[in-house]
RNA sequence: GCCUGAAUAGCUCAAUCGGCAGAGCAACCGGCUGUUAACCGGUAGGUCGUAGGUUCGAGCCCUACUUCAGGCG
Repeated sequence: GCCUGAAUAGCUCAAUCGGCAGAGCAACCGGCUGUUAACCGGUAGGUCGUAGGUUCGAGCCCUACUUCAGGCG
């Protein structure tokens, strides 16, 4: 220098063919009990890496860039 993949909640990851952004864990509140842990219920938490484009509508499609991982030279 070129190619491929990844980037979504604090962490690990989903989201079918473009149509209301989710789960588990963690946090917080509550239940359970002599108490803690465990268990059970609930609540909050998102500029979907950045900037543009396409579209009535984008996490998803297109372009550039950034970071990480892998490959080729």
A computed fold for a 73-nucleotide RNA from an uncultured Erysipelotrichaceae bacterium, annotated as transfer RNA. Its mean pLDDT, the model's own confidence on a scale to 100, is 81.